Record summary
The part of an RNA shown here (small-subunit ribosomal RNA, central domain) has 348 nucleotides and comes from an uncultured organism. The RNAcentral record of the full RNA draws on ENA and SILVA. Model confidence (mean pLDDT): 88 of 100.
Context: one part of a larger RNA
RNA sequence: CUGGGCGUAAAGGGUGCGCAGGCGGUUGAGUAAGACAGAUGUGAAAUCCCCGAGCUUAACUCGGGAAUGGCAUAUGUGACUGCUCGACUAGAGUGUGUCAGAGGGAGGCGGAAUUCCACGUGUAGCAGUGAAAUGCGUAGAUAUGUGGAAGAACACCGAUGGCGAAGGCAGCCUCCUGGGACAUAACUGACGCUCAGGCACGAAAGCGUGGGGAGCAAACAGGAUUAGAUACCCUGGUAGUCCACGCCCUAUACGAUGUUAACUAGUUGUUGGGAAGUAAAAUUCUCAGUAACGUAGCCAACGCGAGAAGUUAACCGCCUGGGAAGUGCGGUCGCAAGACUAAAACUC
Numbered sequence: 001c002u003g004g005g006c007g008u009a010a011a012g013g014g015u016g017c018g019c020a021g022g023c024g025g026u027u028g029a030g031u032a033a034g035a036c037a038g039a040u041g042u043g044a045a046a047u048c049c050c051c052g053a054g055c056u057u058a059a060c061u062c063g064g065g066a067a068u069g070g071c072a073u074a075u076g077u078g079a080c081u082g083c084u085c086g087a088c089u090a091g092a093g094u095g096u097g098u099c100a101g102a103g104g105g106a107g108g109c110g111g112a113a114u115u116c117c118a119c120g121u122g123u124a125g126c127a128g129u130g131a132a133a134u135g136c137g138u139a140g141a142u143a144u145g146u147g148g149a150a151g152a153a154c155a156c157c158g159a160u161g162g163c164g165a166a167g168g169c170a171g172c173c174u175c176c177u178g179g180g181a182c183a184u185a186a187c188u189g190a191c192g193c194u195c196a197g198g199c200a201c202g203a204a205a206g207c208g209u210g211g212g213g214a215g216c217a218a219a220c221a222g223g224a225u226u227a228g229a230u231a232c233c234c235u236g237g238u239a240g241u242c243c244a245c246g247c248c249c250u251a252u253a254c255g256a257u258g259u260u261a262a263c264u265a266g267u268u269g270u271u272g273g274g275a276a277g278u279a280a281a282a283u284u285c286u287c288a289g290u291a292a293c294g295u296a297g298c299c300a301a302c303g304c305g306a307g308a309a310g311u312u313a314a315c316c317g318c319c320u321g322g323g324a325a326g327u328g329c330g331g332u333c334g335c336a337a338g339a340c341u342a343a344a345a346c347u348c
Base pairs, nucleotide, nucleotide: 004319005318006317007302008301012316014201015200016199017198021194022193023192025088026087027086028085029084030083031082033081034080035077036076037075039073040072041071042070049065050064051063052062053061054060091191092188093187094186095184096183097182098181099180103177104176105175106174107173108172109171110154114150115149116148117147118146119145120144121143125136126135162169163168206247207246208245209244210243211242215241216240220236221235222234223233258315259314260313261312262311263310266293267292268291269290270289271288272287273286274285275284276283297304298303321348322347323346330341331340332339333338
């Protein structure tokens, strides 16, 4: 490289947008670059192959043929691909009318709980555990009542429910704003799909500057447990968790399943529309999502099964025995932590 693969054996990029590139709907005309057809020229000789001939044979030599996957030229063909021009509407998009939603950003408001503070009532315990102790408390705790402060998170509703490209998103209200579905068929007329580089987003932890700090809580301290206990349990407790701005760019970033399109039995829920139907329902049909079974088919099996891991097409990414190793070296990025790219010796 070919061939074979990527749910779980090695293997889908964390996610999207998108230039180049690759691929691309129906139809008419033209062209003839690709393509195809036969022709001509060339493709040195020797070698190889085939048929003969000559040395007694063979090796060897000689003669003829074939071959030389190729290149070039002119001619022809016009189905397919390309190119040019024209047309179309089934892809794609726009418009119009509805609809659902924790989609995003900013601001404001609310109640429960927790902790703390002040005052009142009140007295000896509270807290904690397997049992304890450290701890708190007669300087009046815990409990209880009233008032106040602060920060963080939003019980019930709540759901194999919704939205988002993914990460993710949940009290209520207002403002700004993205996307989607359905109906309609007015408009554009292939404007499409995928996408190496590139750009953007990207949980948690971590980093920088400035705030904030109730609860929780790495580190740390003490008490237990234990042979020991740098742990599990308990009492405390600092970073952090929260906000603003700027970095970091990694995850079991998982559906361990790339995106797009077409086709291929059924059944049962559920979310959002639409149509028929009804007094209202029920019910039936249909589109878009989501969950459970299941036929064919696929699969090593497990299982998947119209949301495919079925049958196909386009494009991208990735894999090639285990370890060494996602390491070293070099490079790029980063404030750092580190990230990305990524071997070999050796060994089994």